A computed fold for a 72-nucleotide RNA from an uncultured Bacilli bacterium, annotated as transfer RNA. Model confidence (mean pLDDT): 80 of 100. Rfam family: tRNA.
RNA sequence: AGGAACAUCGCCAAGCGGUAAGGCAAUUGGCUCUGACCCAAUCAUUCGAAGGUUCGAAUCCUUCUGUUCCUG
Repeated sequence: AGGAACAUCGCCAAGCGGUAAGGCAAUUGGCUCUGACCCAAUCAUUCGAAGGUUCGAAUCCUUCUGUUCCUG
């Protein structure tokens, strides 16, 4: 320099145009003499940023940012 992939909650991770699943962790309550285990509840109006398309965008398009990989 050219090309490709990825970016979603504190961590991991699903989603494939119609209001974001799940696990771990955390918080609160129950249980317990206390703790652990177990049970219940809570936990992403902003999905890396900015635009565009669309009645509707995490999802499609463009540019940028970051990370990784391939070629030279």